[in-house]
RNA sequence: AAUGCCGCUGCGGGAGAGCGCGGCGCGGACCCCAGGGUCCGACGCCGCCGCCGAAGGAGCAACCGCCCCCGGAAACUCUCAGGCACCAGGAACCGCGACGGUCAG
Numbered sequence: 001a002a003u004g005c006c007g008c009u010g011c012g013g014g015a016g017a018g019c020g021c022g023g024c025g026c027g028g029a030c031c032c033c034a035g036g037g038u039c040c041g042a043c044g045c046c047g048c049c050g051c052c053g054a055a056g057g058a059g060c061a062a063c064c065g066c067c068c069c070c071g072g073a074a075a076c077u078c079u080c081a082g083g084c085a086c087c088a089g090g091a092a093c094c095g096c097g098a099c100g101g102u103c104a105g
């Protein structure tokens, strides 16, 4: 110095699940006694039910640390959080690169 490992960062890829029901608001259309009423909306919020898991979080396990205690530990499990038309956003993980740290030799 490089490789490896860790952190961070740039680019690229990156899934799943209701166009659910109701209420309120908003927007549009129609009617009209001009006060309101009805209908539509994949627009916003709230509630209910159903569903998804790959931000985060939690639990257990193979396994590891060291025999026990104890600790660490998944893409498994749970759904607290988050999410469920398209788009957008987010997204574990993968690839390439930069920066910083670190180890053997």
Base pairs, nucleotide, nucleotide: 004102005101006100007099009097010096011095012094013093018049020048021047022046023045024044025043026041027040028039029038030037031036050084051083052082056080057078058077059076063072064071065070
A computed fold for a 105-nucleotide RNA from an Alphaproteobacteria bacterium, annotated as Glycine riboswitch aptamer. Of the family's consensus pairs, 85% are formed in the model. It matches the Rfam family "Glycine riboswitch aptamer". Rfam's curators write: This family represents the bacterial glycine riboswitch. The coordinates come from a structure-prediction model, not an experiment, and the mean pLDDT is 77. Lineage of the source: Bacteria > Pseudomonadati > Pseudomonadota > Alphaproteobacteria.